[in-house]
RNA sequence: CUUAUCAAGAGUGGUCGAGGGGACAGGCCCUGUGACACCACAGCAACCUGGUGCAACUGCCAAGGUGCUAACUCCUGCCCAAGGGGAGAGAUAAG
Numbered sequence: 001c002u003u004a005u006c007a008a009g010a011g012u013g014g015u016c017g018a019g020g021g022g023a024c025a026g027g028c029c030c031u032g033u034g035a036c037a038c039c040a041c042a043g044c045a046a047c048c049u050g051g052u053g054c055a056a057c058u059g060c061c062a063a064g065g066u067g068c069u070a071a072c073u074c075c076u077g078c079c080c081a082a083g084g085g086g087a088g089a090g091a092u093a094a095g
Base pairs, nucleotide, nucleotide: 001095002094003093004092005091006090011041012040013039014038015037019030020029021028024077025076026075027074042069043068044067047065048064049062050061051060052059053058073089078086079085080084
C1' cells in the first nucleotide's frame, strides 16, 4: 500500500503501585475492594494453516502461526435527505 472484518465471544492467580480507557478536545467510565502494565495458566474466535465433505455455492472438524479476553473501535468531533448512513482515523488478519 491492497483486500477483508470490527454490535458477538472469552478471566483467574502472581508482581508492581497510580493513574488508565492510542494522541488532542468535550463527555462518560475503570481504578488503593489495587486499575494500567508485565508474567503464568486458562479461555474466546477462526484470518492463515491442517483434515474432511459437496455438482457447485461453500459446509464441518481440529487448533499449529497470529489476534483477542470492561464498556459498539466506550461515545462525540467531518459530510448527508440525520435516533440512521457515509467518510476519515484506528485495530486485526492475509498478501
A computed fold for a 95-nucleotide RNA from a soil metagenome, annotated as SAM riboswitch aptamer (S box leader). Of the family's consensus pairs, 97% are formed in the model. It matches the Rfam family "SAM riboswitch aptamer (S box leader)". Gene Ontology term of the family: regulation of gene expression. Rfam's curators write: The SAM riboswitch is found upstream of a number of genes which code for proteins involved in methionine or cysteine biosynthesis in Gram-positive bacteria. Its mean pLDDT, the model's own confidence on a scale to 100, is 83. The sequence is in RNAcentral, with records from MGnify.